[in-house]
Context: one part of a larger RNA
RNA sequence: GAACGAACGUUGGCGGCGUGGAUUAGGCAUGCAAGUCGAACGAGAAAGCGUCCUUCGGGACGUGAGUAGAGUGGCGAACGGGUGAGUAACGCGUGGGGAACCUGCCCUUGAGUGGGGGAUAACGUUUCUAACGAGACGCUAAUACCGCAUGACACCGAUUCUGGGCAUCCAGGAUCGGUCAAAGGUGGCCUCUGUUUCAAGCUGUCGCUUGAGGAUGGCCCCGCGUCCGAUUAGCUAGAUGGUAGGGUAACGGCCUACCAUGGCGACGAUCGGUAGCCGGCCUGAGAGGGUGUCCGGCCACACUGGGACUGAGAUACGGCCCAGACUCCUACGGGAGGCAGCAGUCGAGAGGCUUCCGCAAUGGGGGAAACCCUGACGGAGCGACGCCGCGUGGGUGAGGAAGGUCUUCGGAUCGUAAAACCCUGUCAGGAGGGACGAAAACCGGAUUGGCUAAUACCCUUUCCGCUUGACGGUACCUCCAGAGGAAGCUCCGGCUAACUCCGUGCCAGCAGCCGCGGUAACACGGAGGGAGCAAACGUUGUUC
Numbered sequence: 001g002a003a004c005g006a007a008c009g010u011u012g013g014c015g016g017c018g019u020g021g022a023u024u025a026g027g028c029a030u031g032c033a034a035g036u037c038g039a040a041c042g043a044g045a046a047a048g049c050g051u052c053c054u055u056c057g058g059g060a061c062g063u064g065a066g067u068a069g070a071g072u073g074g075c076g077a078a079c080g081g082g083u084g085a086g087u088a089a090c091g092c093g094u095g096g097g098g099a100a101c102c103u104g105c106c107c108u109u110g111a112g113u114g115g116g117g118g119a120u121a122a123c124g125u126u127u128c129u130a131a132c133g134a135g136a137c138g139c140u141a142a143u144a145c146c147g148c149a150u151g152a153c154a155c156c157g158a159u160u161c162u163g164g165g166c167a168u169c170c171a172g173g174a175u176c177g178g179u180c181a182a183a184g185g186u187g188g189c190c191u192c193u194g195u196u197u198c199a200a201g202c203u204g205u206c207g208c209u210u211g212a213g214g215a216u217g218g219c220c221c222c223g224c225g226u227c228c229g230a231u232u233a234g235c236u237a238g239a240u241g242g243u244a245g246g247g248u249a250a251c252g253g254c255c256u257a258c259c260a261u262g263g264c265g266a267c268g269a270u271c272g273g274u275a276g277c278c279g280g281c282c283u284g285a286g287a288g289g290g291u292g293u294c295c296g297g298c299c300a301c302a303c304u305g306g307g308a309c310u311g312a313g314a315u316a317c318g319g320c321c322c323a324g325a326c327u328c329c330u331a332c333g334g335g336a337g338g339c340a341g342c343a344g345u346c347g348a349g350a351g352g353c354u355u356c357c358g359c360a361a362u363g364g365g366g367g368a369a370a371c372c373c374u375g376a377c378g379g380a381g382c383g384a385c386g387c388c389g390c391g392u393g394g395g396u397g398a399g400g401a402a403g404g405u406c407u408u409c410g411g412a413u414c415g416u417a418a419a420a421c422c423c424u425g426u427c428a429g430g431a432g433g434g435a436c437g438a439a440a441a442c443c444g445g446a447u448u449g450g451c452u453a454a455u456a457c458c459c460u461u462u463c464c465g466c467u468u469g470a471c472g473g474u475a476c477c478u479c480c481a482g483a484g485g486a487a488g489c490u491c492c493g494g495c496u497a498a499c500u501c502c503g504u505g506c507c508a509g510c511a512g513c514c515g516c517g518g519u520a521a522c523a524c525g526g527a528g529g530g531a532g533c534a535a536a537c538g539u540u541g542u543u544c
Stems, first nucleotide, its partner, number of pairs: 001544004006540005013390006019383002026346003030343003035075003040072002048063006082301003091226006101218002106214008114148001116146002123138006154179011184206006193200001227273003234264003239261008276298004280291004303324005326337004354380001356379003362376001363374004393423004403414004427485001429480005437471001443465004449459002488533005493514003499528005509516002
């Protein structure tokens, strides 16, 4: 000099963009943060309103409404969001490999979707319990569950052919045998068949099952790189390798049995300490040094430790089970809980914000869609915490006013500074106007192509119309008034820009280094003046 997630002191007008729990991965009141689908399924209210009856208490029917809220089932909940405890490791970075792998939803493409069965929740009755909840009996449905059928380019086995390989074997092909599947929903129509409006049927669409390919995501292996300590020098028995088997989506001591005795290490093993890694960021001419906050990628964790279940996928933060610590409820028998999600609270600390608005946009989940959910996100709020921009006025103005300070008493200086006169109108204030961010989806009309028996329905193309804004009456624009509301902080001995007077008298004090102060102190304290920065200026801490 530069930098900072800073803090402290004095001071403080406005705006934009960023940024804000680094310590106790300490404890948490309260609310919200993951739901959705009635076009999978069985069932199914109430208030209100209307009509009628009424013994005036009310009752019946309709509507509300096949709506709400529960339940079965599907998809999602493994994303998104947080934190950095642990980890010195194939964790991360980089470059490769897999003839050893998986992949829901999505895209392309082939084939199929036949026919049956038994339950169970909800619900009803009932028992126990303070509660959480648990049980018994009875009823019912499905795209829930279970057989059967069908069965290939799938899987398994056998035989065989081609290619590769020393071989175990690998890839591809042929033949034979064996094994495994499914679910329906919804819209339209009467062309065919039966026919009464309807159902079958036909047809569109969304699904379902099973293959092949892709995309995306993921698992695993390897080379190289990745902090300090040798006052840590030896470490290792599943340890190193082989055979066989098990296990896994898959290779592998991943696991087991047997066999061999290996494997690592001064090119630093092992042990100890510290630490999430990177893109980056800071500094520096560079080389290098420091660092990993915000944003992005990867990893790890979710009160502590352990475990599996479900699933295409699990460190399963807002799932389950066990143990522990802690907190809460209890009728003492027993139960409930997990903010390192967003706000907020206590604690410790030098130290870090609102228990805000909205799903309008972007993105995500569900749904055919309308739509619902979304503390992701978009915004607003608070903090000079940082960077940037603007303002606190401009011109004229010498009787060089008054006053202060100094003085050699002549004067000098504050100083065009003020006053005064003439202007301007940013920002703040008041009034009026007023956005972009929004284009879609949906719906209505027209239209192109497809499907079809069909001018229906559905899908699709294009055009027109309709509709949607949290921020926000904000940005921005116009007008009004009036210099009015807006300057401080540090320093002045040298380094280092800036000097005099008074007070003090090695005292009180200053200080980054050198050093000042013991009676004229440019170094202490005050004043006047000056220098430097400026909505900031200094101090402290840390890095280069």